A computed fold for a 107-nucleotide RNA from Psychrobacillus insolitus, annotated as TPP riboswitch aptamer (THI element). The coordinates come from a structure-prediction model, not an experiment, and the mean pLDDT is 76. Taxonomically the source falls in Psychrobacillus (Bacteria, Bacillati, Bacilli, Caryophanales).

RNA sequence: AUAACUCACUAGGGGUGUCUGGUAACAGACUGAGAAUGAACAAUAGUUCUAAACCCUUUGAACCUGAUCUAGUUUACGCUAGCGGAGGAAAGUGCGGAAUGUUUAAA
Numbered sequence: 001a002u003a004a005c006u007c008a009c010u011a012g013g014g015g016u017g018u019c020u021g022g023u024a025a026c027a028g029a030c031u032g033a034g035a036a037u038g039a040a041c042a043a044u045a046g047u048u049c050u051a052a053a054c055c056c057u058u059u060g061a062a063c064c065u066g067a068u069c070u071a072g073u074u075u076a077c078g079c080u081a082g083c084g085g086a087g088g089a090a091a092g093u094g095c096g097g098a099a100u101g102u103u104u105a106a107a
Stems, first nucleotide, its partner, number of pairs: 001100002005096001007094004011057004017030005038049004063088003069082004
């Protein structure tokens, strides 16, 4: 001097499902990092938005499309795998710093 990489700060992106009971409010269970005892509308079904937390930010499988997909599993479900060497998808700074190169000094 370059620098893998860890972490921090700020900014941004994203999802929020399935089943049982119940008129509903709500309670419980499953997977997971994450599944509102929030609001609005509706009216006895549900839909939409959003907080917090969580995850991810081009080294991008966080997340979306394909997808009312395919195979398996399950009470059920992106629950598991395929799809996927497919297409999209949101950044800057800083501390430290493995390792490497050059120069100087000492031995």